Model confidence (mean pLDDT): 85 of 100. This is a predicted structure of an 89-nucleotide RNA (Glycine riboswitch aptamer) from a soil metagenome.

[in-house]
RNA sequence: CCGAGCGGGAGAGACCCCUGGUGGCACCUAGCCGGGGGAGCCGAAGGAGCAACCUCCCCGGAAACUCUCAGGCGAACGGACCGCUCGGG
Numbered sequence: 001c002c003g004a005g006c007g008g009g010a011g012a013g014a015c016c017c018c019u020g021g022u023g024g025c026a027c028c029u030a031g032c033c034g035g036g037g038g039a040g041c042c043g044a045a046g047g048a049g050c051a052a053c054c055u056c057c058c059c060g061g062a063a064a065c066u067c068u069c070a071g072g073c074g075a076a077c078g079g080a081c082c083g084c085u086c087g088g089g
Stems, first nucleotide, its partner, number of pairs: 001088008015038008040073003046069001047067003053061002
């Protein structure tokens, strides 16, 4: 430096509209699930941009800053980064 295992791990709406299913005995309804559309918002997978700096110059590298293409906005999953353990170079 790379990989694996375990633990921790933020932000932003369970938003609005349409539709199908389910829905205490019946018709419905709330709620929940699937599909479609619409704006709003977040940034810590990834990606991109500028830059302190590396370094006196060119080239190059470079963030947790910036942009939101991607991704995300109930839980789950994911998650930069941190800690411990193991393996490899």